[in-house]
Molecule: c-di-GMP-I riboswitch aptamer
Organism: Nitrospirota bacterium
């Protein structure tokens, strides 16, 4: 440097629930909580899921239906940066 995660250290993140808060909502922050994580660090570049306020579509209306500019990076790839230990 490049693989690998089978074995040591010393950390680190937090899933569902609970509780307060923003949000149309997916969702998020926050405290508490462990289901899990060797990149569960960073970042919405490709794909994927997810919501539809706003706008359009329908309609006397109720609705219903398209749509990301919104959300997830704990759904996959790419891409950056990284412990520790073997090879």
């Nucleotide at each position: 440097c490049u693989c690998u995660g089978c074995u040591c250290a010393g950390a680190g993140c937090a899933a569902a629930c609970c509780a307060g808060g923003g949000g149309a909502a997916a969702c998020c922050c926050c405290g508490g909580g462990a289901c899990g994580c060797a990149g569960a660090g960073c970042a919405a570049c490709g794909g994927g899921a997810c919501u539809a306020a706003a706008g359009g579509a329908u309609g006397u209306a109720a609705u219903u239906c398209c749509u990301a500019u919104g959300u997830c990076c704990g759904c996959c790839g790419a891409g950056c940066c990284g412990c520790c230990a073997g090879a």